[in-house]
RNA sequence: GACCGAGUAGCUCAGCUGGUAGAGCAACAGACUCUUAAUCUGUGGGUCCAGGGUUCGAUUCCCUGCUCGGUCACCA
Repeated sequence: GACCGAGUAGCUCAGCUGGUAGAGCAACAGACUCUUAAUCUGUGGGUCCAGGGUUCGAUUCCCUGCUCGGUCACCA
C1' cells in the first nucleotide's frame, strides 16, 4: 500500500427481510440459608465508532473517515 473482517450496556457478544435495542456475566436492591460466599427474584445501565446520504422511518442500505484484527504485497 491492496483486500477481507470487526466496532452495539462496565466486560463478552446476539440483533432475521429497514419498523419502539437484547442476552449472559458484572453492579445495585430484596428474599433465603448452606454466610470471606452460594442460590433465587427484581432494578438500573445505550451518542448502536464519527460524519454525511437514501428513506415516511436506518444498529441494519450507500459514501467518506477513524480505530482494532487478519491475509497478501513492498521494504538493500

A computed fold for a 76-nucleotide RNA from a Bacteroidales bacterium, annotated as transfer RNA. Rfam family: tRNA. It is annotated as a transfer RNA. The sequence was found in a public genome assembly. Its mean pLDDT, the model's own confidence on a scale to 100, is 81.